[in-house]
């Protein structure tokens, strides 16, 4: 670093639908139609594989995002 998973980022209802999935079309296609669909993102564990010998080890300290619209709760500040 990459792949599965897990848990975290307070809660919920609508709406839309782009990527990925899945179906069907099509020789294909970076192509077409439908379904699905607003955690696909970042933090951390775990297991597996890769790369590296690197400020590794210790210590401390802990978030920052996430379409429209609504409502709940949580903090602060005016009235």
């Nucleotide at each position: 670093c990459g792949c599965a998973c897990c848990g975290a980022g307070g809660g919920g209802c609508g709406c839309u639908g782009c990527g990925a999935c899945c179906u069907g079309c099509g020789c294909a296609a970076g192509g077409c139609a439908g379904g699905c669909c607003a955690g696909g993102c970042u933090c951390g564990a775990u297991g597996c594989g890769g790369g590296c010998a690197a400020c590794a080890c210790g210590c401390a300290a802990c978030a920052a995002c996430g379409g429209c619209g609504c409502c709940c709760u949580u903090c602060c500040c005016c009235g």

Model confidence (mean pLDDT): 81 of 100. This is a predicted structure of a 79-nucleotide RNA (SAH (S-adenosyl-L-homocysteine) riboswitch aptamer) from Alkalisalibacterium limincola. It matches the Rfam family "SAH (S-adenosyl-L-homocysteine) riboswitch aptamer". A reference for the family is Wang et al. (2008), "Riboswitches that sense S-adenosylhomocysteine and activate genes involved in coenzyme recycling", Mol Cell. RNAcentral holds the sequence, with entries from Rfam.